[in-house]
Predicted 3D model of a 71-nucleotide RNA (transfer RNA) from a Minisyncoccota bacterium. Its mean pLDDT, the model's own confidence on a scale to 100, is 82. Its Rfam family is "tRNA". Rfam classes the family as a transfer RNA.

RNA sequence: CGCGGGAUGGUGUAAUGGUAGCACAGGAGGCUCAUAACCUCCAGGUACCUGUUCAAAUCAGGUUUCCGCAA
Repeated sequence: CGCGGGAUGGUGUAAUGGUAGCACAGGAGGCUCAUAACCUCCAGGUACCUGUUCAAAUCAGGUUUCCGCAA
C1' cells in the first nucleotide's frame, strides 16, 4: 500500500429507513429502628463532516481511531 470488521449514556450490549432500548452503575423517593435486599421514579448516548430521503444509529462519499487478514 491492499482487504474486512467495529465506534451508540460512566461500563457492557441491542435496534427491518419510522418513538434510540435493556442490564449494571449514579441520583431522588418508598419500605425498615437502621443497613442491605426489594419497589417506584429521574438524569445521562448514536466518533466527526457532507449527501440521499417526507423521515438516517441504519443508506452513499470522505475523515479520525481501534481490531483483524494478506503481503